[in-house]
Context: one part of a larger RNA
RNA sequence: CAACGAACGGUGUGCGGCGUGCCUAACACAUGCAAGUCGUGGGAGAAAGGGGAGCUUCGGCUCCUGAGUAAACCGGCGCACGGGUGAGUAAUACGUAGGUAACGUGCCCUCGAGCCCGGGAUAACCAGUCGAAAGAUUGGCUAAUACCGGAUACGACCGAGAGAGCCUUGGCUCUUUCGGUGAAAGGUGGCCUCUGCUUGCAAGCUACCACUCAAGGAGCGGCCUACGCACCAUUAGCUAGUUGGCGGGGUAAUGGCCCACCAAGGCUGAGAUGGUUAGCUGGUCUGAGAGGAUGGCCAGCCACACUGGGACUGAGACACGGCCCAGACUCCUACGGGAGGCAGCAGUGGGGAAUAUUGCGCAAUGGGCGAAAGCCUGACGCAGCGACGCCGCGUGGGUGAUGAAGGCCUUCGGGUCGUAAAGCCCUGUCGGGAGGGAAGAAACAUCGCCGACCUAACACGUCGGCGACUUGACGGUACCUCCUAAGGAAGCACCGGCUAACUCCGUGCCAGCAGCCGCGGUAAUACGGAGGGUGCAAGCGUUGUUC
Numbered sequence: 001c002a003a004c005g006a007a008c009g010g011u012g013u014g015c016g017g018c019g020u021g022c023c024u025a026a027c028a029c030a031u032g033c034a035a036g037u038c039g040u041g042g043g044a045g046a047a048a049g050g051g052g053a054g055c056u057u058c059g060g061c062u063c064c065u066g067a068g069u070a071a072a073c074c075g076g077c078g079c080a081c082g083g084g085u086g087a088g089u090a091a092u093a094c095g096u097a098g099g100u101a102a103c104g105u106g107c108c109c110u111c112g113a114g115c116c117c118g119g120g121a122u123a124a125c126c127a128g129u130c131g132a133a134a135g136a137u138u139g140g141c142u143a144a145u146a147c148c149g150g151a152u153a154c155g156a157c158c159g160a161g162a163g164a165g166c167c168u169u170g171g172c173u174c175u176u177u178c179g180g181u182g183a184a185a186g187g188u189g190g191c192c193u194c195u196g197c198u199u200g201c202a203a204g205c206u207a208c209c210a211c212u213c214a215a216g217g218a219g220c221g222g223c224c225u226a227c228g229c230a231c232c233a234u235u236a237g238c239u240a241g242u243u244g245g246c247g248g249g250g251u252a253a254u255g256g257c258c259c260a261c262c263a264a265g266g267c268u269g270a271g272a273u274g275g276u277u278a279g280c281u282g283g284u285c286u287g288a289g290a291g292g293a294u295g296g297c298c299a300g301c302c303a304c305a306c307u308g309g310g311a312c313u314g315a316g317a318c319a320c321g322g323c324c325c326a327g328a329c330u331c332c333u334a335c336g337g338g339a340g341g342c343a344g345c346a347g348u349g350g351g352g353a354a355u356a357u358u359g360c361g362c363a364a365u366g367g368g369c370g371a372a373a374g375c376c377u378g379a380c381g382c383a384g385c386g387a388c389g390c391c392g393c394g395u396g397g398g399u400g401a402u403g404a405a406g407g408c409c410u411u412c413g414g415g416u417c418g419u420a421a422a423g424c425c426c427u428g429u430c431g432g433g434a435g436g437g438a439a440g441a442a443a444c445a446u447c448g449c450c451g452a453c454c455u456a457a458c459a460c461g462u463c464g465g466c467g468a469c470u471u472g473a474c475g476g477u478a479c480c481u482c483c484u485a486a487g488g489a490a491g492c493a494c495c496g497g498c499u500a501a502c503u504c505c506g507u508g509c510c511a512g513c514a515g516c517c518g519c520g521g522u523a524a525u526a527c528g529g530a531g532g533g534u535g536c537a538a539g540c541g542u543u544g545u546u547c
Base pairs, nucleotide, nucleotide: 002546003545004544006543007542008541009540014393015392016391017390018389019388020386021385022351027349028348029347031346032345033344036077037076038075041074042073050065051064052063053062054061055060084304085303086302094228095227096226097225098224099223100222103221104220105219108217109216110215112213113212114211116150117149118148119147125140126139127138128137129136130135156181157180158179159178160177161176162175163174164173165172166171186209187208188207189206190205191204195202196201197200230276231275232274237267238266239265242264243263244262245261247259248258249257279301280300281299282298283294284293285292286291306327307326308325309324310323329340330339331338332337357383359382360381361380365379366377367376368375369374396426397425398424399423406417407416408415409414430488431484432483433482434481435480436479440474446468447467448466449465450464451463452462453461491536492535493534494533495532496517497516498515502531503530504529505528506527512519513518
């Protein structure tokens, strides 16, 4: 010089765009929100309110509507994603390249086959009991795509076999024999070809969505290997499930992962073990490069969720807003007992030199659920605050010499601030006011038309095309036009050398300056002030850190 998630001081509170904002206490947290959804799986089912009807002792009562709505309950899927943080971790991490003949996989896609017959419960609800509460418990009723039994079944799985090919740890393919095991669930729309009653409706057929078994794919993951990956030798020896084998357990799967037995091994100066520090990477900064430093925002991976431990459910967790146990802390309590976890978004206290709103919206993108409408979404899109950074623009342009007044200097002649000002002529960026006013929106759904498929069918449905209709938080924002008026918009640091920029006054080794050299003891271009100048400019300096 360059750079920064910066801080501080002075200034400015002129404008805009794009970014970015707890680096410290992984400290503690009031309050609100951040994960729900499906009535096309199931049973049950309010109230307020307004309106209406009937009765009325005029107080009110009953019924309809509200509404098969709300809130609950069973069930399905999701809650393992998305979001946060960097504590731990020096290797069960990460990066690169491979392996898995040692593995898994919900939803999605392709393909094959199936979807038959039954059963018993239970929540909600009702009636009780206990408790301050949280909640618990007894008896009774009921449904399902909840649960259970049976049937059937492949090339699935298990056991016993024979053979062939390609291959080689437990792999794939083909031919073949026997035995055993394991499935399922319905819902909605339409129709009368078949079956049942036979007008029409179904237990029938059909379409779609679900369901079951099997095979393949995609995407995602588990495990294994090689190499790379900080400092200290003022850490030199470390190790008993330790190293290997055999057999078993466990797992989706290999393996001392775990266990019994057997052997005595294994690592280490190419740094074991121990200690300290640290999330890793793509990248970022610097540098001509080599290299050095770094890992904030964004993206990939990992780890964690008050601290420690544990499993359950599930395709997937050992699970941030799930459960259990222990601990610390906080809160409630009728003292018996209970409740909680912001390293989600805002916000509070605290710590600190220091870091923002308890905002708007699901309009877009994406996600969950749903057939769909849609609902949910502090992800996200936007807005707010901060000169925190980068970029752009403005604070006026032209003319104007009696070189005005005034300041400063002076050799007293003058010089300089200085065309600078005033004056005159213009312009209209930004700001302010008024008017107009977006793109971001394409869809889904519905309706109409056309075509293809399905089918007994011109129903229904699915798919494709065309058309109509609908949806904007930002925001009356961006942008455009008109009006206004030079009017509202300049500071900061420095001027001895390095290093661009000089004089006067004050001070007198004092007061002070200082990055280094060094200035100051009576003419200081180095201290303080002034005039002038230099450099940057809505910034300028200082400090910190890196190269």
Source information:
RNAcentral holds the full RNA, with entries from Greengenes. Predicted 3D model of a 547-nucleotide part of an RNA (small-subunit ribosomal RNA, 5' domain) from an uncultured bacterium. The coordinates come from a structure-prediction model, not an experiment, and the mean pLDDT is 85. Its Rfam family is "Bacterial small subunit ribosomal RNA". Rfam links the family to the GO terms structural constituent of ribosome and ribosome.